Source information
RNAcentral holds the full RNA, with entries from ENA. This is a predicted structure of a 350-nucleotide part of an RNA (small-subunit ribosomal RNA, central domain) from an uncultured prokaryote.
Context: one part of a larger RNA
RNA sequence: CUGGGCUUAAAGGGUGCGUAGGCGGCCUGGUAAGUUGGGUGUGAAAUCCCUCGGCUCAACCGAGGAAUUGCGCUCAAAACUGCCAGGCUUGAGGGAGACAGAGGCAAGCGGAACUCAGGGUGGAGCGGUGAAAUGCGUUGAUAUCCUGGGGAACACCAGUUGCGAAGGCGGCUUGCUGGGUCUCUUCUGACGCUGAGGCACGAAAGCUAGGGUAGCGAACGGGAUUAGAUACCCCGGUAGUCCUAGCUGUAAACGUUGAGCACUUGGUUGGAGGCUCCUCCAUAGGCUUCCUGCCGUAGCGAAAGUGUUAAGUGCUCCGCCUGGGGAGUAUGGUCGCAAGGCUGAAACUC
Numbered sequence: 001c002u003g004g005g006c007u008u009a010a011a012g013g014g015u016g017c018g019u020a021g022g023c024g025g026c027c028u029g030g031u032a033a034g035u036u037g038g039g040u041g042u043g044a045a046a047u048c049c050c051u052c053g054g055c056u057c058a059a060c061c062g063a064g065g066a067a068u069u070g071c072g073c074u075c076a077a078a079a080c081u082g083c084c085a086g087g088c089u090u091g092a093g094g095g096a097g098a099c100a101g102a103g104g105c106a107a108g109c110g111g112a113a114c115u116c117a118g119g120g121u122g123g124a125g126c127g128g129u130g131a132a133a134u135g136c137g138u139u140g141a142u143a144u145c146c147u148g149g150g151g152a153a154c155a156c157c158a159g160u161u162g163c164g165a166a167g168g169c170g171g172c173u174u175g176c177u178g179g180g181u182c183u184c185u186u187c188u189g190a191c192g193c194u195g196a197g198g199c200a201c202g203a204a205a206g207c208u209a210g211g212g213u214a215g216c217g218a219a220c221g222g223g224a225u226u227a228g229a230u231a232c233c234c235c236g237g238u239a240g241u242c243c244u245a246g247c248u249g250u251a252a253a254c255g256u257u258g259a260g261c262a263c264u265u266g267g268u269u270g271g272a273g274g275c276u277c278c279u280c281c282a283u284a285g286g287c288u289u290c291c292u293g294c295c296g297u298a299g300c301g302a303a304a305g306u307g308u309u310a311a312g313u314g315c316u317c318c319g320c321c322u323g324g325g326g327a328g329u330a331u332g333g334u335c336g337c338a339a340g341g342c343u344g345a346a347a348c349u350c
Base pairs, nucleotide, nucleotide: 004321005320006319007304008303012318014201015200016199017198021194022193023192025088026087027086028085029084030083031082033081034080035077036076037075038074039073040072041071042070049065050064051063052062053061054060091191092188093187094186095184096183097182098181099180103177104176105175106174107173108172109171110154114150115149116148117147118146119145120144121143125136126135162169163168206247207246208245209244210243211242215241216240220236221235222234223233258317259316260315261314262313263312266295267294268293270291271290272289273288274287275286276285299306300305323350324349325348332343333342334341335340
């Protein structure tokens, strides 16, 4: 390269928006770039292939044909692709009316717990463990009550619940704000899908500056355990955890499953809507759209399993893999304050 693959064997980019590019609904007319057919010119000879012929055969040599799958010109066709023009509504979007939600940002407020300080009661222990000790306590601890301060997190509700592109989001109220679903089928009329680069977002830890610090708690100190114990257990405890502004850009960033569209037996749970039957209403029931789970048919799969939320059947676009180690290392480049990130080998070895 031709291929074959990417849930778990190597392999889906952490997620979104989007540039170039690739791909793209239905109908009509035109065009003829792609496409298809014919003609013609060219595609040197030798070689290769076929049929003959010449050396006694063969190698070798000679003749004719075929081939040279290509390119140019020309004539024609018009189904498909492209282009031009016109139209359509089912894809997509807008509008109107409803609905659910821990979606985001900001401000304010609340109670429980904890801790600290002050005061009251009280008087010898408390705490901790497998057992202890370090530690705290007559300068009055622990316990208990009152008052005040402080910071962080929001029990129950809470649920295979809901929302968000992912990371993620959970007390209450208010303000601002993003997205989604359903119904009507009112409007636009293919405006779409994907997306190399790019841009934005991106848990925790970490970094810079300034604040804050109740609890917890790397490092560190001490007490135990132990042969030792740089640990597990206990007593303390600094960074950090919190806020503001900026940086970092990584995770088992996982459904270890990229995005979009279409098609392919079913049953059942939960959530948000709509429609509807029996005589009016309501519930139950039936139908239907979207989301979220479970079980399973065919199929797929090495199996486990998956199975209309596909890992089934197809199409489009992107990313990635190509034996293990060396190694996500070295080097170069680039980004970063740094830590380090991204890109990313080879020798050698099995």
It matches the Rfam family "Bacterial small subunit ribosomal RNA".